This is a predicted structure of a 350-nucleotide part of an RNA (small-subunit ribosomal RNA, central domain) from an uncultured prokaryote.
Context: one part of a larger RNA
RNA sequence: CUGGGCAUAAAGCGUGCGUAGGCGGUUUUGUAAGUGUGAAGUGAAAGCCCACGGCUUACCCGUGGAACUGCUUUGCAUACUGCAAAACUAGAGGAUGGUAGGGGAAAGCGGAACUCUUGGAGGAGCGGUGAAAUGCGUAGAUAUCAAGAGGAACACCAAUGGCGAAGGCAGCUUUCUGGUCCAUUUCUGACGCUGAGGCACGAAAGCUAGGGUAGCGAACGGGAUUAGAUACCCCGGUAGUCCUAGCCGUAAACGAUGGGCACUAGCUAGGGGUCCUACCUGUGGGAUCCCUGGCGAAGCAAAUGUACUAAGUGCCCCGCCUGGGGAGUAUGGUCGCAAGGCUAAAACUC
Repeated sequence: CUGGGCAUAAAGCGUGCGUAGGCGGUUUUGUAAGUGUGAAGUGAAAGCCCACGGCUUACCCGUGGAACUGCUUUGCAUACUGCAAAACUAGAGGAUGGUAGGGGAAAGCGGAACUCUUGGAGGAGCGGUGAAAUGCGUAGAUAUCAAGAGGAACACCAAUGGCGAAGGCAGCUUUCUGGUCCAUUUCUGACGCUGAGGCACGAAAGCUAGGGUAGCGAACGGGAUUAGAUACCCCGGUAGUCCUAGCCGUAAACGAUGGGCACUAGCUAGGGGUCCUACCUGUGGGAUCCCUGGCGAAGCAAAUGUACUAAGUGCCCCGCCUGGGGAGUAUGGUCGCAAGGCUAAAACUC
């Protein structure tokens, strides 16, 4: 240096964009750097190895050979890689015409429920639990009707369904805006894949400033339960949950499964297109492309399982793992207002 792995045993960065780098489609010509082959020079001696010889043997020594797998120069070869030039269209992208969608941002609007306020009517309880009590109520509660105010969330539709890179996204309307998919085969002509650093996004909780606060509700107070009860249950209730601007950068950020390309039995279901067709105007059948599920052959796998959405067969690139504890800790560095994040040991011990 090579050789092993990463769904569940240690191990896929939370996700994307992208720099360097690595890798890269088809054809022709040139070159000959890599590559192959031949030659020359060099590769000191000693040592190692082989053969023979000298000390009575051995150690040791002598002679010869081999080896020194390398480097330099040079001739030749040109399949592959590189480089240069020219060309191509199967990758990639553009154009045109369609398409489905809780994809994103802003503004406006809506009804149900809830709480509060006011008024009507009413008159003793309500509420809560396993049972109770704290609590609320004759200063008129609960239940009921009407009016008003407010904040938050959007029942049914709803799905095993859709969209998004992930986090995630759901009342309705309008405006702005990103991506996918299908068809045509019209254009460009390898423009590609991955991606160390880097940059961006990133649930919830938390932080800063200013608003808002109906319900819920860490902390906290009270009532119960209990041997105790810093809990589970009940009555209250602050931060928070919501909005605006900024930070934080973590999750069982999960499919515990990195990305790309190609190939490899079937059966079945759902979603989005296009084409053909039957019945006759919205249904059925067939073909094809994309997405999402279930079963399952081969294969793989320790097994569970996975199986064209691979954990199969191959290629390319990145990340990560190397016994348990100590420890995702100390220390240093760096980021952060802080909380803390990222990077990341050792002694010792089993």